[in-house]
RNA sequence: CCAGACGGUCGGACGAUCGCGCGUACAAACUCGAAAGGGUGUGCGGGAGGAAAGUCCGGGCUCCACGUCGACACGGCGGCGGGUAACGCCCGCCGGGACCGGUUCGCAAGCGCCGGUUUCAGGGAAAGCGCCACAGAGAACAGUCUGCCUAUGCGCCCCAAGUGAAAGCUAUGGGGCGCAGGCGAUGGUGAAACGGUGGGGUAAGAGCCCACCGCCCCGACCGCAAGGAAGGGGGCACGGCAAGCCCCGCCGGGAGCAAGACCGAAUAGGGAUGCAUCUCUCGCAAGAGGGAAGGCCUGUCGCGGGCCGCAUCCGGGUAGGUCGCGAGAACCGCGCAGCGAUGCGCGGUCCAGAGGAAUGAUCGUCACGCGCAAGCGUACAGAACCCGGCUUACAGACCGUCUGGCAAU
Numbered sequence: 001c002c003a004g005a006c007g008g009u010c011g012g013a014c015g016a017u018c019g020c021g022c023g024u025a026c027a028a029a030c031u032c033g034a035a036a037g038g039g040u041g042u043g044c045g046g047g048a049g050g051a052a053a054g055u056c057c058g059g060g061c062u063c064c065a066c067g068u069c070g071a072c073a074c075g076g077c078g079g080c081g082g083g084u085a086a087c088g089c090c091c092g093c094c095g096g097g098a099c100c101g102g103u104u105c106g107c108a109a110g111c112g113c114c115g116g117u118u119u120c121a122g123g124g125a126a127a128g129c130g131c132c133a134c135a136g137a138g139a140a141c142a143g144u145c146u147g148c149c150u151a152u153g154c155g156c157c158c159c160a161a162g163u164g165a166a167a168g169c170u171a172u173g174g175g176g177c178g179c180a181g182g183c184g185a186u187g188g189u190g191a192a193a194c195g196g197u198g199g200g201g202u203a204a205g206a207g208c209c210c211a212c213c214g215c216c217c218c219g220a221c222c223g224c225a226a227g228g229a230a231g232g233g234g235g236c237a238c239g240g241c242a243a244g245c246c247c248c249g250c251c252g253g254g255a256g257c258a259a260g261a262c263c264g265a266a267u268a269g270g271g272a273u274g275c276a277u278c279u280c281u282c283g284c285a286a287g288a289g290g291g292a293a294g295g296c297c298u299g300u301c302g303c304g305g306g307c308c309g310c311a312u313c314c315g316g317g318u319a320g321g322u323c324g325c326g327a328g329a330a331c332c333g334c335g336c337a338g339c340g341a342u343g344c345g346c347g348g349u350c351c352a353g354a355g356g357a358a359u360g361a362u363c364g365u366c367a368c369g370c371g372c373a374a375g376c377g378u379a380c381a382g383a384a385c386c387c388g389g390c391u392u393a394c395a396g397a398c399c400g401u402c403u404g405g406c407a408a409u
Base pairs, nucleotide, nucleotide: 001405002404003403004402005401006400007399008398009397010396012366013365014364015363016362017361018360020047022045023044024043025042026041029040030039031038032037049380053391054390056389057388058387059386060385061256062255063254064253074252075251076250077249078248079093080092081091082090083089094122095120096119097118098117099116100115101114102113103112105110123247124246128245129244130241131240132239145187147183148182149181152180153179154178155177156176157175158174159173162169163168195213196212197211198210199209200208214236215234216233217232218231221228222227260323261322262321263320270314271313272312273311274310275309277292278291279290280289281288282287294308295307296306297305298304330349331348332347333346334345335344336343337342367378368377369376370375
């Protein structure tokens, strides 16, 4: 210098003008509305994110239910310890797998030790059930396809010691074939074939026997624990899958800001009390119905139209309005404790709160990318009650650590 991995920070910069919505100070007038409430002016302040996303976990907050009980069902979680408001998140550790480097021993199989990277839904498979594709003879208390064996049994063939004058015949003999039987060694299949290597042994073989390696059981001692482990014993039983049922342990009430709270109309409803002018019809009456007058709405007045027994009070509640709504598990700096996640202390800061939903546009200079140039573009992406995580998307720039390559000293 180049390339890569991991962790972190940023994610166009500055200025001007005009807007949008929010807060606040001032001004005090106008305006919308029946009211509750809202709008209009000027100045100042601040106005998207690291993921605002997916809505996958955990909480705050709110309402509903409720007996701080038990059982069952359903759902979730699952090594250990710690962190946290909590978590399925984070940190540290333990164990398993894969890979790399170094080193020791060994005929070999391979083991041990040290270091590093990475990964694991990492409780239980000697409680039970189920499943194990394809290939293969055989897939779980297995199996003879290719094969090995003739020690054993049966059948057949050949040879012939012997016997016989010879032909020939014959086993307690030799050789061969087949069947039964034995074998789990060879080849082959597979993710997996019922320990591996070397030797002995055998008819051939086989933990059948031996050595080493592996495995299983016990285990002094160490560790809070997961777990580790000196040493001892055992020829070896016990394949895998629980993101299949299941078993064990632990956790879990429901709905979500359209939660919910407050204010609150009328020519819409409910209740109580009091009062009801004149006239017509029905009726003995109580009362019912119609008209006039009156009241209300239609912005005001008149006409027209519509509605109505009147007044006062009470209560629910629709439209509508306001709150909930951002000083918080907040951010920044320093110090202390801790391997770390994180916690504590001190100091400082105030940093969007809309509600069909603001956060924008133009110009100038610069940066970067593309383009021959004019010029074009600025990754992923847009808050909706809030917070902690996880996951996913992301042009480019910078910082730190590590690895590899090249060049130079």
Overview
Predicted 3D model of a 409-nucleotide RNA (Bacterial RNase P class A) from a Hyphomonadaceae bacterium. It matches the Rfam family "Bacterial RNase P class A". By type it is a ribozyme. It is recorded under the gene name rnpB.